[in-house]
Context: one part of a larger RNA
Molecule: large-subunit ribosomal RNA, domain II
Organism: Leuconostoc falkenbergense
RNA sequence: ACCGGCGAGUUAUGAUAUGUUGCGAGGUUAAGCUGAAGAGGCGGAGCCGUAGGGAAACCGAGUCUGAAUAGGGCGGUUGAGUAACAUGUUGUAGACCCGAAACCUAGUGACCUAUCCAUGAGCAGGGUGAAGGUGUGGUAAGACGCACUGGAGGCCCGAACCAGGACACGUUGAAAAGUGUUUGGAUGACUUGUGGAUAGCGGAGAAAUUCCAAACGAACUGGGAGAUAGCUGGUUCUCUCCGAAAUAGCUUUAGGGCUAGCGUCGAAAUUUAAGUGUGUUGGAGGUAGAGCACUGUUUGGAUGAGGGGUCCGUCUUGGAUUACCAAUUUCAGAUAAACUCCGAAUGCUAACACACAUGUUCGGCAGUCAGACUGCGAGUGCUAAGAUCCGUAGUCAAAAGGGAAACAGCCCAGACCAACAGCUAAGGUCCCAAAAUAACUGUUAAGUGGAAAAGGAUGUGGGGUUGCACAGACAACUAGGAUGUUAGCUCAGAAGCAGCUAUCAUUCAAAGAGUGCGUAAUAGCUCACUAGUCGAGUGACCCUGCGCCGAAAAUGUACCGGGGCUAAACAGUUUACCGAAGCUUUGGAUUGAGAAAUCAAUGGUAGGAGAGCGUUCUAUGCAGCGACGAAGGCAUACCGUGAGGAGUGCUGGAGCGCAUAGAAGUGAGAAUGCCGGU
Numbered sequence: 001a002c003c004g005g006c007g008a009g010u011u012a013u014g015a016u017a018u019g020u021u022g023c024g025a026g027g028u029u030a031a032g033c034u035g036a037a038g039a040g041g042c043g044g045a046g047c048c049g050u051a052g053g054g055a056a057a058c059c060g061a062g063u064c065u066g067a068a069u070a071g072g073g074c075g076g077u078u079g080a081g082u083a084a085c086a087u088g089u090u091g092u093a094g095a096c097c098c099g100a101a102a103c104c105u106a107g108u109g110a111c112c113u114a115u116c117c118a119u120g121a122g123c124a125g126g127g128u129g130a131a132g133g134u135g136u137g138g139u140a141a142g143a144c145g146c147a148c149u150g151g152a153g154g155c156c157c158g159a160a161c162c163a164g165g166a167c168a169c170g171u172u173g174a175a176a177a178g179u180g181u182u183u184g185g186a187u188g189a190c191u192u193g194u195g196g197a198u199a200g201c202g203g204a205g206a207a208a209u210u211c212c213a214a215a216c217g218a219a220c221u222g223g224g225a226g227a228u229a230g231c232u233g234g235u236u237c238u239c240u241c242c243g244a245a246a247u248a249g250c251u252u253u254a255g256g257g258c259u260a261g262c263g264u265c266g267a268a269a270u271u272u273a274a275g276u277g278u279g280u281u282g283g284a285g286g287u288a289g290a291g292c293a294c295u296g297u298u299u300g301g302a303u304g305a306g307g308g309g310u311c312c313g314u315c316u317u318g319g320a321u322u323a324c325c326a327a328u329u330u331c332a333g334a335u336a337a338a339c340u341c342c343g344a345a346u347g348c349u350a351a352c353a354c355a356c357a358u359g360u361u362c363g364g365c366a367g368u369c370a371g372a373c374u375g376c377g378a379g380u381g382c383u384a385a386g387a388u389c390c391g392u393a394g395u396c397a398a399a400a401g402g403g404a405a406a407c408a409g410c411c412c413a414g415a416c417c418a419a420c421a422g423c424u425a426a427g428g429u430c431c432c433a434a435a436a437u438a439a440c441u442g443u444u445a446a447g448u449g450g451a452a453a454a455g456g457a458u459g460u461g462g463g464g465u466u467g468c469a470c471a472g473a474c475a476a477c478u479a480g481g482a483u484g485u486u487a488g489c490u491c492a493g494a495a496g497c498a499g500c501u502a503u504c505a506u507u508c509a510a511a512g513a514g515u516g517c518g519u520a521a522u523a524g525c526u527c528a529c530u531a532g533u534c535g536a537g538u539g540a541c542c543c544u545g546c547g548c549c550g551a552a553a554a555u556g557u558a559c560c561g562g563g564g565c566u567a568a569a570c571a572g573u574u575u576a577c578c579g580a581a582g583c584u585u586u587g588g589a590u591u592g593a594g595a596a597a598u599c600a601a602u603g604g605u606a607g608g609a610g611a612g613c614g615u616u617c618u619a620u621g622c623a624g625c626g627a628c629g630a631a632g633g634c635a636u637a638c639c640g641u642g643a644g645g646a647g648u649g650c651u652g653g654a655g656c657g658c659a660u661a662g663a664a665g666u667g668a669g670a671a672u673g674c675c676g677g678u
Base pairs, nucleotide, nucleotide: 001678002677003676004675005674006673011093012092013091014090015089016088017087018086019085020084021083022082023081026048027047028046032042033041034040052059053058062074063073064072065071096234097233099231103224104223105222106221107220108219114198115197116196117195118194119193120192121191122190123188125157126156127155128153132149133148134147135146136145137144161185162184163183165182166181167180168179169178200216202212203211204210209218237612238611239610240609241608242607247260248259249258250257251256261368262367263365264364265363266362267361268360274358275356276355277354278353279352280351281350282349283348289342290340291339295336296335297334299332300331301330302329306325307324308322309321310320311319312318371396372395373394374393375392376391377390379388380387401412402411403410416588417587418586419585421584422583423582427578428577429576430563431562432561436575438574439573440572441571442570443569449565455549456548459546460545461544462543463542464541465540466539467538468537476533477532478531479530480529482506483505484504487501488500489499512527516525517524589602590601591600592599593598613667615664616663617662618661619660620659621658622657624656625655632651633650634649635648636647638645639644
């Protein structure tokens, strides 16, 4: 891992609702007795109901409060209960099953290990050579020196022994801690045998939360004990009907609960149906927008009180003036969630009309309290987030089907079953791949389409305004571009061209007191401007369609699903076709309505309600089946909407079924389920 078996809402006793039955203003017995009996009978104690009020005494259709004959509270002015059984739910019990870590109590442990006590044992060999001693030198005597002797030491090297620093292997091991190589201690705070001591709210500890029998921040075993678990997991047959919630309030509450909301089942009332939708008419309102009349914010102009500066005057009041600031008033222009002179659409509400079929109340049973995304309206945030928090609508949740390549929340559309029938939706129609290589008019040249901004550009299409132009424009070429004059000033110089001022006049077809280059300053080149050649359009600006650049990312082309496309791209118009579990057609099933004909409905998680299948046992019946072969097993093209049920053959070798009713150890795929097998 698979297969087989086992494996989870039970039982007792109260409560409550519904259903059935009996009796009914009543209903009913309990213990016990009798009895073969758990049958039946006896047994009326008790319980519930028939009356309430009061704390009670007590009174009683009333009573309590009260001084009260007042007022007020709770009752009454007729009435359905009770016993049993079944089912739903619930209280108390382990209460659907499995699961803690822990707590308490009584014991068992120091054969592992920690420390200690008693008594024994062990440590090859080699080295070093302390104290002391002897001899001798030395001294007044010493001290001291030398030689020998001696054999100390948590001394040195190194086996046994003890340890475990490093690396490798091993890691379902040879081993639940080892093996190999290497390494540390090795006369000591050494190692070790045997016997003994210390016990869990404890012991021991050269101290590490370390050890106390492979487990120790409190051992192990039995018991309390089925501890408790607002937590996780699991919870076994079928079909039918309906079908949620992820919100509010409160909560030592936030992943739990209670009540309400939303679901389901039953009952009831209202017959002026109280509900929903649409329309008409009428209301309340202060949002969007808009506005500036108020409250704030705010730009420019006019006015310019007042203040500041400057000047004059002065004993004081003062006078004049001003690129300053600036109130008020006024003109123009703005701005606001907490501004409003205004003011929608929706929504809300009332009446009426029409259509449909809900709505409300009471009672039984729930589940839900983590929601998600998308569009629209706001807040928070960065007008960030697959962010967060509200409102509103939809979808998912609990919804399959078609489209979006793939893709809970987007678009289309809501699956009772069957069909080798038809029509459509979204979306599509060159091939993959069903259907147009359809038609017409334009656009794009970028593979734009098939990712992106500020910004940039004689890309290109459409529309418009305006200048010049056959009296010849624009572009190109040829020629001219002068004189007073080197304007004046400045300056070393300043001559069109460093700078300042002025910018005239003349001759002209035209020519600036000069557009740029240039020079030290001149010179030189050039432009404006003019003529000629040429011969038809040429400039500027605005609005707009489609394109271009801007454009670098991490596994692999990789930003059309692919091939590929110049349309098979984009914009507009038109016709056809494809395309879903949608709609239709044909047949069938169930439910509801209806007298019928017939019509309508039938996706579904949590959850509510209904109807069934099967297993074991019991009772009754079948003058049931069975060695002429029961149960069980294997096979099978039969029957039923399903759970399931037959028939036949083989196997098997002794029990079994059907109908009705009853009772349950009653249905397995999941629980890191338990046991067995392979």